Two RNAs folded together computationally: RNase P RNA and transfer RNA, 439 nucleotides in total.

C1' cells in the first nucleotide's frame, strides 16, 4: 500500500440530588401481660446504579398459560459437506462458482514534451468480497419486444440436392424460375438460438425440522357496582386444544349498551452468568479448578453544578522549501450512534475517535 | 411493551398474489360554446410507484435492510 478481526466508549477530585439495598435513630401503627417481631414514614451513613448496540423485533431458545400437548391433511421455514450449540435462518473448517481493486509493474492507444518523463485510457494484479449453491432427463408453467425461429421445431441468404417449365444447344454443358430435403454453411435478431437452453427469491419434488400465545403470559390481594339489559350460539355437544377432518372435554360462551376500579405484591432479575488458569479441538467450542455478584425502575431512577487534565476542533506564533509535520501559548468543554422494562442466544441497522492483532502484496 | 396494517399523479384509490403498456375518478391547463362566468363537449400536461440493495434478460410487482404513518391491546362484573 490494501483487506480483515478483537478491545475501548473520556479519567480524576469536590458540592447538590435520584433509585435500590443494608445497618442505624426517631416517630406512627399492628400482635402481645411483657421482652420482643412485623409494616409504614422521616432522617444518617455504607454499597451499587445503562450499551455495544439497550435499537428493528427478524431469527430461535428459556419461562407462563392454553384440559394430556393426541393424529392426519393442509400451511410455514430451511437447504452444498462435515462439525458447533439448549436451538438457530447463527457460528467455525473444508470443496466449489462468480468477482473486485490498492500499491505496483505494463499496452505496437491517445495528448504534452527536445529528452528523461508526466498525464489519460486500457490490461495484468494479493489478501480479500459474494453465493436464497439440493434437484430443470418427476410434471406443469413462463421466456415480452426483436427476430425466419423462443424449446413446439423452423428455413431469411448461399452452397449442395429432387423434380418441373422456360431459354440455350445437332446433343450436352450452361443459365433463370419454381420445387423436394432428419442435408451443410453464414449473416442478423435478441439476456439466451438447439445445447437435453435459461428461470426453482414461479408452482413443484426430495431432504429436515415447526402446536398456539405472549411477562398488558400467569397467579394472589384488595376496592368498587345495577352480580344490569338487548342479540346469537349452544348436551342434534357451543366455547376450547392456530385453519380443516378426527379425536379429546363437557356448560356455558360471544357481541353491542350500561356501570365500577385505574392500587397492591409476586414472576423480577443467580444466569445456557462473568473473570482468569489448564487440559482437549486446526477451529467454532467443550471440560475441570479457583475467584466474583454486576440496575430492576413502573407519573419509570442513572443526574446536575464547579475545578482539573488528557483527546477532537479553532486562533496565534516559531522552526522547516511545503496549504503538511513538530513545538509553545490561548480558546473552547465532552463532543458519535443511542438509553434498560421477563430473561438469554445470534442476526442487522445507526456510529465521532482511540488502542491493537493477524493476513497479503511491493 | 407486545400484535397487525399501510406508503403509486396535488388528493382518493385501483394494478402487485399471476414479473414484460402505470391506470381511473376529481382537481389544472388548453380549444369549443356563453354578452361574461359555471356547467357541458374536446383534448393535453402531470409518476420514475417513501428510500437502499439482491434476484432476473426485464421490478410498482417477488427477496433483505431501512424510513416514515396509522390501528388493536389494562383489570372488575
Nucleotide at each position: 500500500a490494501g483487506u480483515u478481526g478483537g478491545c475501548c466508549a473520556g479519567a480524576c477530585c469536590g458540592u447538590c440530588g435520584c433509585u435500590g439495598u443494608u445497618c442505624g435513630u426517631u416517630c406512627g401503627g399492628a400482635u402481645g401481660c411483657a421482652a420482643a417481631u412485623c409494616c409504614g414514614a422521616a432522617u444518617g451513613g455504607g454499597c451499587a446504579g445503562a450499551g455495544g448496540a439497550a435499537a428493528g423485533u427478524c431469527c430461535g431458545g428459556g419461562c407462563u398459560c392454553c384440559g394430556a400437548a393426541g393424529a392426519g391433511c393442509a400451511g410455514g421455514a430451511u437447504g452444498c459437506u462435515g462439525g458447533g450449540u439448549a436451538a438457530c435462518g447463527c457460528c467455525c473448517a473444508g470443496a466449489c462458482g462468480c468477482u473486485a481493486u490498492a500499491a505496483g509493474c505494463u499496452g505496437u492507444c491517445c495528448g504534452c514534451g527536445a529528452g528523461a518523463g508526466c498525464g489519460g485510457c486500457g490490461g495484468c494484479g494479493a489478501a480479500g468480497g459474494c453465493g436464497a449453491g439440493g434437484a430443470a432427463c418427476a410434471g406443469g408453467g413462463c421466456c415480452a419486444c426483436a427476430g425466419a425461429g423462443a424449446c413446439g421445431a423452423g428455413u431469411c441468404g448461399c452452397c449442395c440436392u429432387u423434380c418441373g417449365u422456360g431459354g440455350g444447344u445437332c446433343a450436352a454443358a450452361c443459365c433463370a424460375c419454381g420445387u423436394u430435403g432428419c442435408g451443410g454453411c453464414g449473416g442478423g435478431u435478441g439476456a439466451a438460438a438447439c445445447g437435453c437452453g435459461g428461470c426453482a427469491a414461479c408452482c413443484u419434488c426430495c431432504a429436515u425440522c415447526c402446536g398456539g400465545a405472549g411477562c398488558a403470559a400467569c397467579a394472589c390481594c384488595a376496592a368498587g357496582u345495577a352480580a344490569g339489559c338487548g342479540g346469537a350460539c349452544g348436551a342434534u355437544g357451543a366455547c376450547g386444544c392456530u385453519g380443516c377432518u378426527c379425536g379429546c372435554c363437557g356448560a356455558g360462551u360471544c357481541c353491542g349498551c350500561g356501570g365500577g376500579u385505574a392500587g397492591g405484591u409476586g414472576g423480577c432479575u443467580u444466569g445456557a452468568g462473568c473473570g482468569u488458569c489448564g487440559u482437549g479441538g486446526u477451529a467454532a467450542c467443550a471440560c475441570g479448578g479457583c475467584g466474583c455478584c454486576u440496575a430492576g425502575a413502573c407519573g419509570a431512577a442513572u443526574g446536575a453544578c464547579g475545578g482539573c487534565c488528557a483527546u477532537a476542533g479553532g486562533a496565534c506564533g516559531c522552526g522547516u522549501c511545503a496549504u503538511g509535520c513538530g513545538c509553545g501559548u490561548c480558546c473552547c468543554g465532552u463532543a458519535a450512534c443511542a438509553g434498560a422494562a421477563c430473561c438469554c442466544g445470534g442476526c442487522u441497522u445507526a456510529u465521532c475517535g482511540g488502542c491493537u492483532g493477524a493476513c497479503u502484496u511491493c | 411493551c407486545g400484535g397487525g396494517g399501510c406508503g403509486u399523479a396535488g388528493c382518493u384509490c385501483a394494478g402487485c398474489c399471476u414479473g414484460g403498456u402505470a391506470g381511473a375518478g376529481c382537481a389544472u391547463c388548453u380549444g369549443c360554446u356563453u354578452u361574461g362566468g359555471g356547467a357541458g363537449c374536446a383534448g393535453a400536461g402531470g409518476g420514475u410507484c417513501g428510500g437502499a440493495g439482491g434476484u432476473u434478460c426485464g421490478a410498482a410487482u417477488c427477496c433483505u435492510c431501512u424510513c416514515g404513518c396509522c390501528c388493536c391491546g389494562a383489570c372488575c362484573a
Annotation
The coordinates come from a structure-prediction model, not an experiment, and the mean pLDDT is 77. Rfam match: Bacterial RNase P class A. Gene Ontology terms of the family: dimeric ribonuclease P complex, tRNA processing and ribonuclease P activity. It is annotated as a ribozyme. From the family's description: Ribonuclease P (RNase P) is a ubiquitous endoribonuclease, found in archaea, bacteria and eukarya as well as chloroplasts and mitochondria.